[in-house]
RNA sequence: GAUGGCCGGAUGGCCGCGCGCGUGGCCCCUCGGGCGCGCGCGAGGAAAGUCCGGACUCCAGAAAGCGACGGUGCCGGGUAACGCCCGGGCGGGGCAACCCGACGGAAAGCGCCACAGAGAACAGACCGCCCCGGGUCCGCCCGGGGCAAGGGUGAAACGGUGGGGCAAGAGCCCACCGGGGGGCCGGCAACGGUCCCGGCAUGGCAAGCCCCACCGGGAGCAAUGCCGAAUAGGGGGCCCGCGCCCGACGGGCACGCUUUCGCCCAGGGCCCCGGGUAGGCAGCUCGAGCCUGCCGGCGACGGCAGGCCCAGAUGAAUGGUCAUCCACCGGGGGCGAUUCCCCCGGGGACAGAAUCCGGCUUACAGGCCGUC
Numbered sequence: 001g002a003u004g005g006c007c008g009g010a011u012g013g014c015c016g017c018g019c020g021c022g023u024g025g026c027c028c029c030u031c032g033g034g035c036g037c038g039c040g041c042g043a044g045g046a047a048a049g050u051c052c053g054g055a056c057u058c059c060a061g062a063a064a065g066c067g068a069c070g071g072u073g074c075c076g077g078g079u080a081a082c083g084c085c086c087g088g089g090c091g092g093g094g095c096a097a098c099c100c101g102a103c104g105g106a107a108a109g110c111g112c113c114a115c116a117g118a119g120a121a122c123a124g125a126c127c128g129c130c131c132c133g134g135g136u137c138c139g140c141c142c143g144g145g146g147c148a149a150g151g152g153u154g155a156a157a158c159g160g161u162g163g164g165g166c167a168a169g170a171g172c173c174c175a176c177c178g179g180g181g182g183g184c185c186g187g188c189a190a191c192g193g194u195c196c197c198g199g200c201a202u203g204g205c206a207a208g209c210c211c212c213a214c215c216g217g218g219a220g221c222a223a224u225g226c227c228g229a230a231u232a233g234g235g236g237g238c239c240c241g242c243g244c245c246c247g248a249c250g251g252g253c254a255c256g257c258u259u260u261c262g263c264c265c266a267g268g269g270c271c272c273c274g275g276g277u278a279g280g281c282a283g284c285u286c287g288a289g290c291c292u293g294c295c296g297g298c299g300a301c302g303g304c305a306g307g308c309c310c311a312g313a314u315g316a317a318u319g320g321u322c323a324u325c326c327a328c329c330g331g332g333g334g335c336g337a338u339u340c341c342c343c344c345g346g347g348g349a350c351a352g353a354a355u356c357c358g359g360c361u362u363a364c365a366g367g368c369c370g371u372c
Base pairs, nucleotide, nucleotide: 001372002371003370004369005368006367007366009325010324011323012322013321014320015319017042018041019040020039021038022037023036025035026034027033028032044350048361049360051359052358053357054356055355056220057219058218059217069216070215071214072213073212074088075087076086077085078084089103090101091100092099093098104211105210109209110208111205112204113203126151127150128147129146130145131144132143133142134141135140159177160176161175162174163173164172178200180197181196182195183194184193185192186191224282225281226280227279234273235272236271237270238269239268240267250265251264252263253262289308290307291306292305293304294303295302296301326348328346329345330344331343332342333341334340
């Protein structure tokens, strides 16, 4: 220097809180509840962000296909599942240990490629090189033609390097490299190696549309189920009152609003019924659980055996204080320096469950162990 893992204050006294169990005391006293007492348990590696994946519950008759929309994207494996993890391939970075990668398709189609530059995708000639003709004040200039090696611009200039060739050049020709097609070999595969073919035939961007493959119904524990007051409102019955018709006003009636038309309703008291609210109970914590050992596997992980029980609050407990010690920091001294010892002072980060798991990401004083 790189990398993997672990801990993240300890012990005791006093006071206090939540839950469970017990209880011979006290209170309300019907089951039971409250107070007290005793015992046991009582935050995290991230409980966080709520970003992925599930369990569970409800909703949508069910299943399948297609389309839309969203997500994922090298290969193999692990897993309940994943966008996670492990192993491998390829590419990039580093002297190296090692690290990083939205890493399918650009020969299906569309679109875009700023600035600079002559030219940015069926390209192009600014400087330049060469040949011919003419002119000349011998510096060169003009016209016609050939070329793209060199210079210049750019993130990128229509294969690269070297040689031959040529007036100068150019895959024009050759060797190697790159790229394309085909065969063989190794590998489950991604891919790698090797041989042959034809001079090269299609630049980049898919964190632009798109194409291909695979996956996905929606909402979430304030889910959901049960019990259920007071008040208000709904339905029904009885009694009292009203009870002839029309109209207006008011209220109500289909998916939001407006208009028109149409229809319906109306006071008081008592009793009964059902829905729902406050509140209470369940869901709720024993689970893809934790620890130890052995076995299989490079590993993620899996199997077997034994042991353990580890918060369940809801205006929401898990705290406060004192003492001693341990990290750590500052000052002084023993010695001139490191280690070490003594004295004094300071002093413990990030944060905090809320249905539960598996991940990712982010925050974190300080310390310990292993490997390279």